[in-house]
């Protein structure tokens, strides 16, 4: 230096005001942006993760039925596969930018709320794409 195997840590961000009985939920201003990749810096290219479904496997539980072997049947856990899953255009530099600059858009799972959520509160001291280190083993 590569490669593979183990382990360890580390991995999301944001508010104020007007109305009102009641909103960080409505309005009116504002503020935020995970992970890799790219001719050059990305919320809006390409693809990945959380969220939710679905399949077959496996683990334990309930119920029923039994020739006591186990069978069916519902409802969870676990990985794993597999599906769903938003949003950008003009201009300008430049060899190279839907990424930088100048302009004007757009977008954000589910479940709660005294009143509709990207910002509050939960699942979440969880999960996680991936990053970063140590060690072993070959070359």
């Nucleotide at each position: 230096c590569g490669c593979g195997u183990g382990c360890u840590c580390c991995g999301g961000g944001g508010u104020c005001g007007g109305u009102g009985u009641a909103a960080u939920u409505c309005c009116g201003a504002g503020c935020c942006g995970g992970c890799g990749g790219u001719g050059a810096c990305a919320g809006u290219c390409c693809g990945c993760g959380a969220c939710c479904c679905g399949c077959g496997g496996u683990c334990a539980c309930a119920u029923c039925a039994u020739u006591c072997g186990u069978g069916a049947u519902g409802a969870g856990g676990c990985a794993g596969c597999g599906g769903u899953u938003g949003a950008g255009c003009c201009g300008g530099u430049g060899a190279a930018a839907u990424u930088c600059c100048g302009g004007c858009a757009c977008c954000g799972a589910c479940g709660g709320u005294g009143a509709a959520a990207g910002u509050c509160c939960g699942g979440a001291u969880g999960g996680g794409a991936g990053g970063a280190g140590c060690a072993c083993u070959g070359u």